[in-house]
The RNA shown here (Glycine riboswitch aptamer) has 101 nucleotides and comes from a Burkholderiales bacterium.
């Protein structure tokens, strides 16, 4: 210098599971909406937990322990269960861009 990753905007794509049920607010009334309680569910905002492996200490050298430590796993706390928004994670497309070699 040039730049991959990590990272920030935009722009595309994005799955699951009840338009629940009962009350109360609101509305001109219905719907939708919002609040409470109540079964049922769902996992891809977030967030807990776990393996191997690393570390440290104890040992009768077999293994204990304690600590670090992943997911799209697994929990379902929170959030979701018509639309709408949200939505891991992917593409584009720009900003910026650390260290080793």
């Nucleotide at each position: 210098g040039a730049g991959c990753a990590g990272u920030c905007a935009u722009c595309u794509g994005g799955a699951g599971a009840g338009c629940g049920g009962c009350c109360g607010c609101g509305c001109a009334g219905u719907c939708g909406g919002c609040g409470g309680c109540c079964c049922a569910c769902c996992g891809a905002a977030g967030g807990g937990g776990c393996a191997c492996c690393c570390g440290g200490c104890c040992u009768u050298c077999c293994g204990g322990c304690c600590g670090g430590c992943a997911a799209u796993c697994u929990c379902u706390c929170a959030g979701g269960u018509a639309a709408a928004a949200g939505g891991a994670c992917a593409g584009a497309c720009g900003g910026g861009g650390c260290g080793g070699g």

Of the family's consensus pairs, 90% are formed in the model.
The coordinates come from a structure-prediction model, not an experiment, and the mean pLDDT is 78.
The source organism's lineage runs through Bacteria, Pseudomonadati, Pseudomonadota, Betaproteobacteria and Burkholderiales.